[in-house]
RNA sequence: GGGCGCUUAGCUCAGCUUGGAAGAGCACUUGGUUUGCAACCAAGUGGCCGGGGGUUCAAAUCCCCCAGCGUCCA
Numbered sequence: 001g002g003g004c005g006c007u008u009a010g011c012u013c014a015g016c017u018u019g020g021a022a023g024a025g026c027a028c029u030u031g032g033u034u035u036g037c038a039a040c041c042a043a044g045u046g047g048c049c050g051g052g053g054g055u056u057c058a059a060a061u062c063c064c065c066c067a068g069c070g071u072c073c074a
Stems, first nucleotide, its partner, number of pairs: 001073007010026004020057001028044005050066005
């Protein structure tokens, strides 16, 4: 220098193919239960979807550029 993949909640990841209400598990908070803790049950908090631009009535999703990480080739 070039090819491919990844970037979404505190963590691990779905959702992108086929545009139309941002989700799951764990963690955290509160309550129940217990002599107490754990486990279990119920409810809840938490996101500028890596950054910028474009297309569109509408973009996490499509297009372009940039950044970071991984991997392969040179």

A computed fold for a 74-nucleotide RNA from a Candidatus Poseidoniales archaeon, annotated as transfer RNA. The sequence is in RNAcentral, with records from ENA. NCBI's taxonomy places the organism under Archaea, Methanobacteriati, Thermoplasmatota, Candidatus Poseidoniia, Candidatus Poseidoniales. Its Rfam family is "tRNA". Gene Ontology term of the family: triplet codon-amino acid adaptor activity. Rfam classes the family as a transfer RNA.